[in-house]
RNA sequence: CUUAUCCAGAGUGGCCGAGGGAACAGGCCCGACGAAGCCACAGCAACCAGGCGCUACGACCCAGGUGCUACUUCCUGCCCGGUAACCGGGAGAGAUAAG
Numbered sequence: 001c002u003u004a005u006c007c008a009g010a011g012u013g014g015c016c017g018a019g020g021g022a023a024c025a026g027g028c029c030c031g032a033c034g035a036a037g038c039c040a041c042a043g044c045a046a047c048c049a050g051g052c053g054c055u056a057c058g059a060c061c062c063a064g065g066u067g068c069u070a071c072u073u074c075c076u077g078c079c080c081g082g083u084a085a086c087c088g089g090g091a092g093a094g095a096u097a098a099g
Base pairs, nucleotide, nucleotide: 001099002098003097004096005095006094011041012040013039014038015037019030020029021028024077025076026075027074042069043068044067047065048064052058053057073093078090079089080088081087082086
């Protein structure tokens, strides 16, 4: 850079000690009943690999490579539509996988 997906799902223990939910701003939350980080074990999912069947391909099996396990990617920011609150769609940014 390209493509696909992102309202589902899945946490305990140990060490440590004050922040954290990507960055900026606003909001809303989480946190000494222990944040982030690290380690161990457990779990979720099924993108890739592999198995199986197959014309295409697959709604099936498995779990080797990743990923993930508060809140929709926590929400909003830009554009469009619905009179407004609010809701819906899209863009942008980000994350993950494969190339």
SAM riboswitch aptamer (S box leader) from a rhizosphere metagenome, 99 nucleotides, folded computationally. The coordinates come from a structure-prediction model, not an experiment, and the mean pLDDT is 82. RNAcentral holds the sequence, with entries from MGnify.